[in-house]
């Protein structure tokens, strides 16, 4: 220097443009069950803002930034940041 593949919640990881703010699993809070753990089983479980006593509710966000479309996690273009081949020089 060249060619490719990737970046998704605390973590892993799935994702034909519309059923996905996001599957599944792991942690984790609660609860059930048990004398009591563990194992099992059930609900919950991203952030930032606005609202609400509260429990919720709206809105945006899939590296960043633009761009196609009625709709973008996803397709296109820049940039980034990480990987794997393969070449050059020491």
């Nucleotide at each position: 220097g060249g060619a490719g593949c990737g970046g998704u919640g605390g973590c892993c990881g799935a994702g034909u443009g519309g059923c996905u703010g996001a599957a599944g699993g792991c942690g984790c809070a609660c609860c059930c069950c048990u004398g009591c753990u563990a194992a099992g089983g059930g609900u919950g479980u991203a952030u930032a803002c606005g609202u609400u006593u509260a429990c919720g509710c709206g809105u945006a966000u899939c590296g960043a930034g633009g761009g196609u479309u009625c709709g973008a996690a996803u397709c296109c273009c820049u940039c980034u940041c990480g990987c794997u081949c393969c070449g050059c020089c020491a």
A computed fold for a 90-nucleotide RNA from Marinobacterium sp. xm-d-530, annotated as transfer RNA. Its mean pLDDT, the model's own confidence on a scale to 100, is 81. Rfam family: tRNA. Rfam links the family to the GO term triplet codon-amino acid adaptor activity. The family's RNA type in Rfam is transfer RNA. The source organism's lineage runs through Bacteria, Pseudomonadati, Pseudomonadota, Oceanospirillales and Marinobacterium.